[in-house]
RNA sequence: UAUACGUUUCGGGGCGAGGUGAAAUUCCUCACCGGCGGUGAAGAGACAAACACAUUGUUUAGUCUACAAGUCCGAGGGCCGACCGCACAAGCGGCGCGCAGAACCGGUUAGAUUCCGGUACCGACGGUACAGUCCGGAUAAGGAAGCGUUUU
Numbered sequence: 001u002a003u004a005c006g007u008u009u010c011g012g013g014g015c016g017a018g019g020u021g022a023a024a025u026u027c028c029u030c031a032c033c034g035g036c037g038g039u040g041a042a043g044a045g046a047c048a049a050a051c052a053c054a055u056u057g058u059u060u061a062g063u064c065u066a067c068a069a070g071u072c073c074g075a076g077g078g079c080c081g082a083c084c085g086c087a088c089a090a091g092c093g094g095c096g097c098g099c100a101g102a103a104c105c106g107g108u109u110a111g112a113u114u115c116c117g118g119u120a121c122c123g124a125c126g127g128u129a130c131a132g133u134c135c136g137g138a139u140a141a142g143g144a145a146g147c148g149u150u151u152u
Stems, first nucleotide, its partner, number of pairs: 002151001004149007016030004031133002033123002036074003044065004048060005070121002078099002080096002083094004103119005125136003
């Protein structure tokens, strides 16, 4: 350094105003939010090279570092299954090459669906007057970091 196992900790933001109504943070008008892994040209830092130089500065399709996308690729909660295991059963677990959201235009550039400007769009499941923003599964999951052990 890498692999496997164990363990600890961490681990999501947002309804404010008005309207209708018996009732809505759920409808209507305006408002507000952008989690996780990957990719990656912002900007930043270090180094290198070249040029100029009094301190030092400038340049670059150079190298490295951390960071960088809600709508590019993927994962998750949920649902479905005629499959597998356990269970008398209810059910629980696994598996799935099953399902599950959304972006364009212009600019810069060698190169951008990621930068800049503009205008749009999207948001699982259960509950309830129809919910991205309330309550719930959730002390969960995807995941991140640390520690221990094993092997190389």